[in-house]
Overview
Predicted 3D model of a 74-nucleotide RNA (transfer RNA) from a Bacillota bacterium. Rfam family: tRNA. Rfam links the family to the GO term triplet codon-amino acid adaptor activity. Its mean pLDDT, the model's own confidence on a scale to 100, is 82.
RNA sequence: GGCGAGGUAGCUUAGUUGGUCAGAGCGUCCGGUUCAUACCCGGAAGGUCGACGGUUCGAAUCCAUCCCUCGCUA
Numbered sequence: 001g002g003c004g005a006g007g008u009a010g011c012u013u014a015g016u017u018g019g020u021c022a023g024a025g026c027g028u029c030c031g032g033u034u035c036a037u038a039c040c041c042g043g044a045a046g047g048u049c050g051a052c053g054g055u056u057c058g059a060a061u062c063c064a065u066c067c068c069u070c071g072c073u074a
Base pairs, nucleotide, nucleotide: 001073002072003071004070005069006068007067010026011025012024013023019057028044029043030042031041032040050066051065053063054062
């Protein structure tokens, strides 16, 4: 250099035939339970979906360029 996979919450990730709210587990915080802690139960906060532009009535999803990570290859 070429090809492929990936980038979504603090971490691990689902969602990629464009549309109904961007979800889950762990973690954090609050409450319940307990003599107390843990377990367990309930609730809440936390995301401008890697960046920028484009297409579209509408983009995490499609297109162009770029950045980062991993793998294969010359």